[in-house]
This is a predicted structure of an 87-nucleotide RNA (Bacterial small signal recognition particle RNA) from an Acidimicrobiia bacterium. The sequence was found by an Rfam model in a public genome assembly. It matches the Rfam family "Bacterial small signal recognition particle RNA". About the family: The signal recognition particle (SRP) is a universally conserved ribonucleoprotein involved in the co-translational targeting of proteins to membranes. The family's RNA type in Rfam is non-coding RNA gene. Its mean pLDDT, the model's own confidence on a scale to 100, is 82.

Formats: sequence, structure tokens, C1' cells
RNA sequence: GUCCUGCAACGGCGAGAGUUUCGUGAACCGGGUCAGGUCCGAGAGGAAGCAGCCCUAAGCGACGCUUCUCGGGUGUUGCGGGAGUGC
Repeated sequence: GUCCUGCAACGGCGAGAGUUUCGUGAACCGGGUCAGGUCCGAGAGGAAGCAGCCCUAAGCGACGCUUCUCGGGUGUUGCGGGAGUGC
């Protein structure tokens, strides 16, 4: 110098968790505004409030981020074990 194999460090890859931003997201049991209609009133007016629209919660999704976690037929280096050969 050969073959098989174990471990470690750092990197890399993948997944998970966390998180910024964005998007989506409530028939009713969130909010605002409430057409129509309803109710009160002699009237003037007022009240509650469905749909619609707007905002948003939980949730879901996307590009990212990270002193995190996990994983390996991943890269390099280092430390071991075994087989057999040579000196």
C1' cells in the first nucleotide's frame, strides 16, 4: 500500500418546529356599514337586523429567515475495530 466496518467534528441536503411579510379565510354562534324587508310611533323619527360589501380571528398556503430539533446510500478531515498480505 488492499478490503470491510464503527464513531466524531464541521459543511451540505432533506424534514420538522419557530418566525417576518404576503395571500386566502366567518350563511348564523366575530366586528363595522347595513339595500330589501320587519318592528315601535298619529307623525317627525327611531330600533333590531338578514343578504351584500369591508376589516379581522382560528385555520390553510407561498417566498424567505434561524445561536433550534431530527435524519442519512452526502462531502472533507480526524480517531478506532476486524480480515488478510508484505516487511